This is a predicted structure of a 73-nucleotide RNA (transfer RNA) from Candidatus Sungbacteria bacterium RIFCSPLOWO2_01_FULL_47_10. Its Rfam family is "tRNA". Gene Ontology term of the family: triplet codon-amino acid adaptor activity. About the family: Transfer RNA (tRNA) molecules are approximately 80 nucleotides in length. By type it is a transfer RNA. Model confidence (mean pLDDT): 80 of 100. The source organism's lineage runs through Bacteria, Bacteria candidate phyla and Candidatus Sungiibacteriota.

[in-house]
RNA sequence: GCCACCUUAGCUCAGCUGGUAGAGCAAUGCUUUCGUAAAGCAGAGGUCCCGAGUUCGAAUCUCGGAGGUGGCU
Numbered sequence: 001g002c003c004a005c006c007u008u009a010g011c012u013c014a015g016c017u018g019g020u021a022g023a024g025c026a027a028u029g030c031u032u033u034c035g036u037a038a039a040g041c042a043g044a045g046g047u048c049c050c051g052a053g054u055u056c057g058a059a060u061c062u063c064g065g066a067g068g069u070g071g072c073u
Stems, first nucleotide, its partner, number of pairs: 001072007010025004019056001028042004049065005
């Protein structure tokens, strides 16, 4: 220098052919206990890496940029 893939909650990751953003774990509160842990329950937590475009509508499609991983030279 070239190519491919990845970037979504605090962490690990889903999200199909564009139509209300989700799970597990963690944290918080409650129940239980003399108390703690464990267990159960509940609610909360998001600029979907950034910008632009297409569209009635974009995490999803297109273009540009940033960061990361791998490969080739």